[in-house]
RNA sequence: GGGCCGGUAGCUCAGCCUGGUAGAGCGUCGCCUUGGCAUGGCGAAGGCCUGGGGUUCAAAUCCCCACCGGUCCA
Numbered sequence: 001g002g003g004c005c006g007g008u009a010g011c012u013c014a015g016c017c018u019g020g021u022a023g024a025g026c027g028u029c030g031c032c033u034u035g036g037c038a039u040g041g042c043g044a045a046g047g048c049c050u051g052g053g054g055u056u057c058a059a060a061u062c063c064c065c066a067c068c069g070g071u072c073c074a
Base pairs, nucleotide, nucleotide: 001073002072003071004070005069006068007067010026011025012024013023020057028044029043030042031041032040050066051065052064053063054062
């Protein structure tokens, strides 16, 4: 330098193909359960969907550019 994959909650990742209310598990917090802890049950908080631009009535999702990470080739 080039190809491919990835960037979404604190962490690990779905969702993207086929545009139409942003999700799960773990973690955190509260309540219940216990003599106390753990486990378990119920609930809550937590997001610029990497940044910019384009298309569209509408973009995490499609297109372009950039940045960051992984991997392969040179």

A computed fold for a 74-nucleotide RNA from an Archaeoglobales archaeon, annotated as transfer RNA. Its mean pLDDT, the model's own confidence on a scale to 100, is 85.